[in-house]
Annotation: The RNA shown here (transfer RNA) has 72 nucleotides and comes from Candidatus Gottesmanbacteria bacterium RIFCSPHIGHO2_01_FULL_42_12. NCBI's taxonomy places the organism under Bacteria, Bacteria candidate phyla, Candidatus Gottesmaniibacteriota. The RNAcentral record of the sequence draws on ENA.
RNA sequence: GCCAGGGUAGCUCAAUGGUGGAGCAGAGAUUUCAUAAGUCUAAGGUUGAGAGUCCGAUCCUCUCCCCUGGCA
Numbered sequence: 001g002c003c004a005g006g007g008u009a010g011c012u013c014a015a016u017g018g019u020g021g022a023g024c025a026g027a028g029a030u031u032u033c034a035u036a037a038g039u040c041u042a043a044g045g046u047u048g049a050g051a052g053u054c055c056g057a058u059c060c061u062c063u064c065c066c067c068u069g070g071c072a
Stems, first nucleotide, its partner, number of pairs: 001071007010024004018055001027041004048064005
């Protein structure tokens, strides 16, 4: 330099055009003499950045940034 895959909650991952969810972690409650485990509850997101298409974009298109792999 070229090609492919990826970037979404603190972490690991969903959602393929119609208000972005789960598990774990963290917080509160409950339980216990106490802790852990269990149960319940709520919180946590300008979806890497910018632009375009569309009534509407995490999703489609373009540019840029970062990560991984392959080729040279």